[in-house]
RNA sequence: GCCUGGGUAGCUCAGGGGUAGAGCACCAACUUGGUAAGUUGGGGGUCGGUGGUUCGAAUCCACUCUCAGGCU
Numbered sequence: 001g002c003c004u005g006g007g008u009a010g011c012u013c014a015g016g017g018g019u020a021g022a023g024c025a026c027c028a029a030c031u032u033g034g035u036a037a038g039u040u041g042g043g044g045g046u047c048g049g050u051g052g053u054u055c056g057a058a059u060c061c062a063c064u065c066u067c068a069g070g071c072u
C1' cells in the first nucleotide's frame, strides 16, 4: 500500500430503512436476625466522526478515525 470483518448502555452482544433492545452490572423496594440468592420496579445511548440519499438512517452511499485478521 491492498483486501476482509468489527466500533450500538459500565461490560458482552442483538438489531441490516419506520420513535434502539437483551443478558450481566448499577439503584430502589420486598424478603432475611444480617449478608448472599430470589422477586418486582427503575435509571443509564447525539448507535466512532463528518457529509450525502430518503418523507424517514443505527441500518444505504462517500470520506475519515480506530481495532482485529489476511495479502504483498
Stems, first nucleotide, its partner, number of pairs: 001071007010024004018055001026042005048064005
A computed fold for a 72-nucleotide RNA from a Candidatus Woesebacteria bacterium, annotated as transfer RNA. Rfam family: tRNA. Rfam classes the family as a transfer RNA. Rfam's curators write: Transfer RNA (tRNA) molecules are approximately 80 nucleotides in length. The coordinates come from a structure-prediction model, not an experiment, and the mean pLDDT is 84. NCBI's taxonomy places the organism under Bacteria, Bacteria candidate phyla, Candidatus Woeseibacteriota.